Transfer RNA from Bythopirellula sp., 84 nucleotides, folded computationally. It matches the Rfam family "tRNA". Gene Ontology term of the family: triplet codon-amino acid adaptor activity. The family's RNA type in Rfam is transfer RNA. NCBI's taxonomy places the organism under Bacteria, Planctomycetota, Pirellulales, Lacipirellulaceae, Bythopirellula.
RNA sequence: GCCGGAGUGGCGGAAUUGGCAGACGCGCUGGAUUCAAAAUCCAGUGGCCGCAAGGUCGUGUGGGUUCGAGUCCCACCUCCGGUA
Numbered sequence: 001g002c003c004g005g006a007g008u009g010g011c012g013g014a015a016u017u018g019g020c021a022g023a024c025g026c027g028c029u030g031g032a033u034u035c036a037a038a039a040u041c042c043a044g045u046g047g048c049c050g051c052a053a054g055g056u057c058g059u060g061u062g063g064g065u066u067c068g069a070g071u072c073c074c075a076c077c078u079c080c081g082g083u084a
Base pairs, nucleotide, nucleotide: 001083002082003081004080005079006078007077010026011025012024019067027045028044029043030042031041032040046057047056048055049054060076061075062074063073064072
């Protein structure tokens, strides 16, 4: 250089038919339990705006297609593998 794969909340990792983004686990926060803690159990847990109802943004970066994109197309960035 060429070919292929991957990039999603704080972390791992789902969502593959283009139709509610973040299931599930870890972590964190609050509570129960305990003399106290660990373990266990219950509830919550993306950002911003808002008293609230709600609104809006968010899948590596920038564009495109579409009523609608994590998903399809183009360029680029980073990492992994193959190849000369």